[in-house]
């Protein structure tokens, strides 16, 4: 998501027809009206001449209407019953005599009067009595009459009422006892009746875990609703039942009442008053206040239908019929219909091309339900005339008019059907759940567009549904929430085989109700339909009556398969009590013996020269019993272990007996580890507490030294564990195979083994099956039956309160408010671990040079500053972008300019583009002055300037968290997938794991996998061997030549540079598993990737870069844009980071004599010469290059210094110059000569390299005017070390645990502050309901007395009683200083308890 409502609230809003309407304050009520009739009952009175009415009488005012406050009830529902009434109706039978009185009549007195009113008296039948007997009615009225209405008794009918009984009727046990008229009898009273309904006496009972009292709530049913159903909620409208009438109480008339529109009384309100007193009851229908989210006219008629009275006309009826407001429901019709394309116009949206709103409008033909208007015009009337409120003529017909008068709610991320734009930018708002919202929102708000229903639509509220989420139907408890710690046993359930028997259960026929509506079919009238009317099914129930007899059940009798006995035989750490042992420890005596010992990761407190540890004898005490032992035995569990004794339970096996005697068991009892607790005693270890040494940031712990409760024993509490197989008991049924314990039987055998077969126990594996899985799987967690015991998100919380138990400590029992959308289980893939196993790497180790101490150069942070533009910040930022800032660069700052712009497209005009030059400025730049294209199309085309207007130009502005590209990383690490198969519900897993191996997921072997792909290798580049082929600028053995390979000549060699070659575990040996490979060797320039290089899988880091470029969305547009001059990017207390040069003798100086290799050169390299100590000038030869230049250092030999702050060290500074560029001040490089700091080898720390490397020498080039100690390269000299992988870092694989999954920089726990929210305690206070005792006592009916002839009245009194009031409980609520903990918050303190061996496993119980 459905369905439903007496609903209310937003937006809307054409009409009928049915219905429906204070769900709340049984609050309070102005005002009319809702019950009166009869004159044919009666007398009077007024009118008057037939008619009114106040009283008396009658009848009816107990009906109808109203509400649901109370009541858990014989109140209702259902179904019986017998001890009983009934006015008016109806049928039968009888009757009706005599005599008296009251009372009314305007109030108060008196007089007088009537009756169908009253009383008496006789008498019938009647009633009662065993019988004698008692007892006991009446009325007339109306008419000329017939007759008619009435009276009284008696019977019976109808109706209506009372009154019993069975069943059935909500929650709580944190309510377990409860009753004295309470039960019951007898005797009296009383009633219409029955009856402790009342009373007097007896007697002690009655009710309750099948839930009494007590507290809560609620009017009950047909029915409504929803549900497949069986159930759940509900109980307004209609109908039956009760109950109430402001609030208690209380009787009286009467057929009926203890009476809604009567009486008394009491109390609280309200109203009048002349203050003396009176009067009142809307929960009748209108209606007002008032409450409330909320429910209506102070209408119309008795014309109908029903009451009351009345012989009858009739009178009354707010019942009733209507009408009226209310979309509140339900049901019904309408707001047009057919055609219409340029697919108008406008909206919106776009890739600008269109799409879309759309046959939708416009326009055209048509119709009139509905509307207005006019004409007609029923029915409901029964009972030949009359009678119609509804109704100003309603339903309906008929004519006209004219598409006319009529569409909205809401939704559009998912669930859910329906999509884009702006706008907003975690804000503002939405949200039923997930959850959207921090610049590109289908989830805010608007616009468009669709979707859905439709005069209605959304929301909110409630029930039910879905939910199997309380599971009868239909759920669970080894790990998710759930088996009591165990056991014995009561009610209860529930039970073995066979025959008979009864028929309670059960089954089957049938009777009886089970009201009507109303539900279901069907029909029939309203134009349909809602609604109505008719007929018919049903109606699970209760209760009669007749059957059946398998099943359960009741009686009876039997049986042995459950169960128990009895005997015999094993078995064992079963239990109780009692003796008895040895080893150890510790203390104590004595010997030995002499300096430490004892502890720890390292100490160190302790002991010890007063003799200790050590050792040797000895003595004492306590408390536990090693080997044996074990997946073993025993017991209900807890838990039980030296040895022997007594005694006691128990199983198991074989054989008897009894004959179902079973099984589980709420409540109830025992037993119950370890901590505690109460007395006494014991106390050798070992030990919370406590003390002390350590560690530590701290250490109220981990670890040492010492130590008392306690642990021990004896009697008593206690009753609780992760008391766990986290798995209740029985009982039966369902494949193996092993192993181990007690037996018993067979075979065997001398005899104990073996072996076989069984029976009970305990392990292990594995089939059927079962489970989310993991697992279980004849000891079930399979498959059934029976019984108990628990669960129903997570917290809060095993906790607050009550009770109950304890000596306490605490045990049992045990909620709620509130807050959360999860908590949890098994598995699964990764990450992770101060888990493991294997591997690898300048990771460690073994070396050999450095960093870090100085001084300088450079980058960085920091401070400073007008500005020090900017990016990068752990490895993987810091001689990085920057291969080069004095202007420019440039991006920053100041000044002073410009605004279509410094660049780029279009347009219009003017002006050939331009060239030279004056002023002014710091310069852009501003003004002046001078000049007067080309072209083949001359009315044109190029290009360029300048001057207006607009489109756009342009931004090193921000976003690298909106992107593209490109790049670091991890890492040249061996890895990352992916078809088909197979397993697995699933995630996923298998291949990829395993054995071996290799640098590799290299290769081979095995394997439920087979194959493949991206990476690895290999294919490319160089370097080292050779071999061809080419010889110029290149080389020179052999000839000549020269000052030189200078030149002839040759290419044979060196070189060059193109193209073959070659190295492949190919040969040999061991080794290995006959492999795949290792190892070692030969041979070769090279040997197991030859060395180097480029070459970077799948993805990590929201790495980095919008300032290299290109881009979205933003933002600036006289400015964040463009010139243009000066600072600035060079600052300087200070950190850091990478470098240079030293600190010296392996060395410095002077002299001196070799040897390179990669570039690179025209705005250049620049030989020679010359000038100058010099850096440089000046002249100039050669080269557009294997041809000329640029251009070697360390090494070598000689000398000198002789350990010094020196002849190290070169910073600094001073002068004088040199080059470059317009310019060298800030701020370049370089010479010269003077000056000559710091340093004498560097704390903790850390870093690079395995062979031509390290170290250590200089060359070279890029960028560049000019400036490097930096970078990118080149060669030249040239070691030392690797035992190994325990350890640190990093990385792979494999297995383990996980509370991590943003992935340990990860997760989380307590206390303290703070803040707000709800609860518990609590001095006290304040209200409500109630039990009980007393005390007074209305109205009233009872009862006595008194009056009285007697009743009455009347006047005492008594007893009972509402309301009151007194005294003491008991529950229930509210506030309440102050207090406990609890749960919730933003990034607060303090530590880090878990989770990984969580760094001391970790939790359970108890101090």
């Nucleotide at each position: 998501a459905g369905g439903a409502u007496g609903a209310a609230c937003g937006c809307u809003a054409g009409c009928g027809g049915c219905a429906u309407g204070c769900c709340u304050a049984a609050c309070a009520c102005a005002u009319g009206c809702a019950a009166g009739u009869c004159g044919u009952a009666c007398g009077a009175a007024a009118u008057u001449a037939u008619u009114u009415u106040a009283g008396u009488g009658g009848c009816g005012g107990a009906c109808g209407g109203g509400u649901g406050a109370g009541u858990a009830a014989c109140g209702c529902g259902u179904g019986a019953g017998g001890a009983u009434c009934u006015a008016c109706c109806u049928u039968u039978a009888g009757g009706a005599a005599a005599g008296g009185a009251a009372u009314a009549c305007a109030a108060a007195u008196g007089a007088u009067u009537a009756a169908a009113u009253c009383c008496u008296u006789a008498u019938a039948a009647g009633c009662u009595u065993u019988g004698c007997g008692g007892u006991g009615a009446a009325a007339a009225a109306a008419g000329a009459a017939a007759u008619u209405u009435g009276c009284c008794u008696a019977a019976a009918g109808a109706u209506g009422a009372a009154c019993u009984c069975g069943c059935g009727u909500c929650u709580g046990a944190u309510u377990a006892g409860u009753u004295a008229g309470u039960u019951g009898g007898u005797g009296g009273g009383g009633u219409a009746a029955u009856a402790g309904c009342c009373u007097a006496c007896c007697a002690a009972g009655a009710c309750g875990a099948u839930g009494a009292u007590c507290a809560g709530u609620a009017g009950c049913u047909g029915g409504u609703u929803u549900g497949a159903g069986a159930g759940g909620a509900u109980g307004a409208u209609c109908a039956g039942c009760c109950a109430c009438a402001u609030u208690g109480g209380a009787a009286c008339u009467g057929a009926g009442a203890c009476a809604c529109g009567g009486u008394c009384c009491a109390a609280a309100c309200u109203c009048c008053u002349a203050c003396g007193g009176g009067a009142g009851g809307c929960a009748g229908c209108a209606g007002u206040g008032g409450g409330g989210a909320a429910u209506u006219u102070u209408c119309u008629g008795c014309a109908a239908u029903g009451g009351g009275c009345g012989c009858a006309a009739g009178c009354c009826u707010g019942a009733c019929a209507g009408a009226g407001c209310a979309a509140u429901g339900c049901c019904g019709c309408g707001u047009g219909a057919g055609g219409g394309a340029u697919g108008a116009c406008g909206g919106c949206c776009u890739u600008u091309g269109g799409g879309u709103u759309g046959u939708a409008a416009a326009c055209c033909u048509c119709u009139u339900u509905u509307u207005u208007c006019a004409a007609g015009g029923a029915g409901g009337a029964a009972g030949u005339u009359c009678u119609g409120a509804c109704g100003u003529g309603u339903a309906c017909u008929u004519g006209a008019a004219g598409a006319a008068u009529a569409a909205g709610c809401a939704u559009c991320g998912g669930c859910u059907a329906a999509c884009u734009c702006c706008g907003u930018g975690c804000c503002a708002g939405c949200a039923g759940c997930c959850g959207c919202g921090g610049u590109a929102a289908u989830a805010c708000g608007g616009g468009g567009g669709a979707u859905g229903c439709a005069a209605g639509u959304g929301u909110u509220a409630u029930c039910c549904g879905g939910a199997a989420u309380u599971a009868u139907u239909g759920g669970g408890c080894g790990u998710a929430a759930a088996g009591c710690g165990u056991c014995u046993g009561u009610a209860g359930g529930u039970g073995g085989u066979u025959u008979a028997u009864c028929a309670a259960g059960u089954c089957u026929a049938u009777u009886g109700u089970u009201a009507a509506a109303g539900c279901g079919u069907g029909u029939a009238a309203c134009u349909u339909a809602a609604c109505u009317u008719c007929a018919u099914a049903g109606a699970u129930g209760c209760a009669g009556u007749a059957g059946a007899a398998a099943c359960u059940g009741u009686u009876a009798a039997a049986c042995u398969a459950g169960a128990g006995u009895a005997u015999a035989a094993u078995u064992g750490a079963g239990g109780u009590a009692g003796a008895a042992g040895g080893a150890a420890u510790u203390u104590c005596c004595a010997g030995u013996g002499g300096a430490g010992u004892g502890g720890u990761g390292a100490a160190a407190u302790g002991c010890g020269u007063a003799g200790a540890u050590a050792u040797u004898g000895g003595a004492a005490a306590g408390a536990a019993c090693a080997c044996c032992a074990a997946u073993u035995g025993c017991g209900a569990a807890g838990g039980c272990a030296u040895u022997c004794u007594a005694u006691u339970a128990a199983a198991u096996u074989a054989u008897u007996c009894u004959g179902a005697c079973a099984c589980u068991c709420a409540g109830a009892g025992a037993c119950g580890a370890a901590a505690g607790c109460u007395a006494g005693g014991g106390u050798a270890g070992c030990a919370a507490a406590u003390g002390g040494g350590a560690u530590u940031a701290g250490a109220u712990a981990c670890c040492c030294c010492a130590g008392u409760a306690g642990u021990c024993c004896u009697a008593g509490c206690c009753g609780u564990a992760a008391a766990c197989g986290a798995u209740g008991g029985a009982u039966a049924c369902u494949a193996u195979a092993u192993a181990u314990u007690a037996g018993a039987c067979g075979c065997a055998u001398c005899g104990a083994c073996c072996c076989g077969u069984u029976u009970g126990g305990u392990a292990u594996u594995a089939a059927a099956g079962c489970u989310a899985a993991c697992g279980c799987g004849u000891u079930a967690a399979g498959u059934a039956u029976c019984c108990c015991g628990c669960c129903u998100g997570g917290g809060g919380a095993g906790u607050a309160u009550g009770c109950u138990c304890g000596c306490a400590a605490g045990a049992g029992u045990g909620a709620a408010a509130c807050u959360c959308a999860a908590a949890g289980g098994a598995a699964u893939u990764g990450a992770c671990g101060g888990g493991g196993g294997c591997c690898c790497g300048c990771a460690c180790a073994a070396g050999c040079g450095g960093u870090g101490g100085a001084g300088c150069a450079u980058g960085u942070g920091g401070u400073u500053u007008a500005a020090u533009u900017u990016g990068a910040u752990g490895c993987a930022a810091c001689g990085c972008g920057a291969a080069g800032a004095a202007c420019c660069u440039u991006a920053c700052c100041a000044g002073g300019g410009u605004u279509u712009g410094a660049c780029a497209u279009g347009g219009u005009a003017u002006a050939a583009a331009a060239u030279u030059u004056c002023u002014c400025g710091a310069a852009a730049g501003a003004g002046g002055a001078u000049g007067g294209g080309u072209g083949u199309u001359u009315a044109c085309a190029c290009a360029u300037a300048u001057a207006c207007a607009c489109a756009c130009a342009g931004g090193u502005g921000g976003u690298g968290c909106a992107u593209g590209g490109c790049u670091g990383u991890c890492g040249u690490c061996a890895g990352c997938u992916c078809g088909u198969g197979u397993c697995g519900u699933g995630a996923g897993a298998u291949g990829u794991u395993g054995g071996g191996u290799u640098a590799a997921g290299u290769c081979c072997c095995g394997c439920a996998a087979c194959g493949a792909g991206c990476g690895c290798a290999a294919c490319c580049c160089u370097c080292a061997c050779u071999u061809u082929u080419a010889g110029u600028u290149g080389c020179c053995a052999u000839c000549a030549u020269u000052a030189a390979g200078u030149u002839g000549g040759g290419c044979a060699c060196u070189u060059u540079a193109a193209a073959a070659g070659a190295a492949c575990u190919g040969c040999c040996a061991g080794u290995g598993a006959u492999a795949a490979g290792c190892u070692g060797g030969a041979g070769g320039a090279a040997g197991g990737u030859g060395g180097g290089g480029a070459u970077g899988a799948c993805g990590u880091c929201a790495a980095g870069u919008c300032c290299u470029c290109a881009u979205g969305g933003c933002c600036c547009u006289u400015a964040u844009g463009u010139g243009u001059u000066g600072g600035g990017c060079u600052a300087c207390a200070c950190a850091c980071g990478u470098g240079c040069u030293a600190c010296a003798a392996u060395g410095g100086c002077a002299c001196u004599u070799a040897c390179a290799a990669u570039g690179g050169g025209a705005a250049g390299c620049a030989a020679a010469g010359a000038g100058g100590u010099g850096a440089c000038u000046c002249u100039a030869a050669g080269c557009u290059a294997a041809u000329c230049c640029c251009a070697a250092a360390a090494a070598u030999g000689u000398g000198u210094c002789u350990c010094a702050g020196u002849u190290c060290g070169g910073a600094u500074u001073g002068u004088a110059c040199u080059c470059u560029g317009u310019a060298a001040c800030u701020c370049g490089a370089g010479u010269g000569c003077a000056u000559g700091a710091a340093g004498c080898u560097g704390g903790a720390a850390u870093u690079g390299c395995u062979a031509g490397u390290a170290a250590u020498c200089g060359c070279g080039g890029a960028u560049c005017a000019g400036c490097g100690c930096g970078c990118c390269g080149c060669g030249g000299u040239g070691a030392a070390u690797a035992c190994g992988u325990u350890c640190c870092c990093g990385g792979g694989u494999c297995u383990u645990g996980u509370a991590c999954a943003c992935a340990c920089c990860g997760c989380c726990c307590g206390u303290c502050a703070c803040a707000c929210c709800a609860u518990g305690g609590a001095a006290g206070u304040u209200g409500g309901u109630u039990a009980c005792a007393c005390c007074u006592u209305a109205a009233g009916g009872c009862a006595a007395a008194g009056c009285u002839u007697a009743u009455a009245c009347c006047u005492u009194u008594g007893a009972c009683u509402a309301c009151g009031g007194u005294a003491c409980g008991a529950u229930c609520a509210g506030c309440a200083a102050c207090u406990g903990g609890g749960g919730u918050g933003a990034a607060g303190u303090c530590g880090u308890a878990a989770c990984a061996a969580g760094g001391u496993a970790a939790c359970c119980g108890u101090a």
Molecule: small-subunit ribosomal RNA
Organism: uncultured bacterium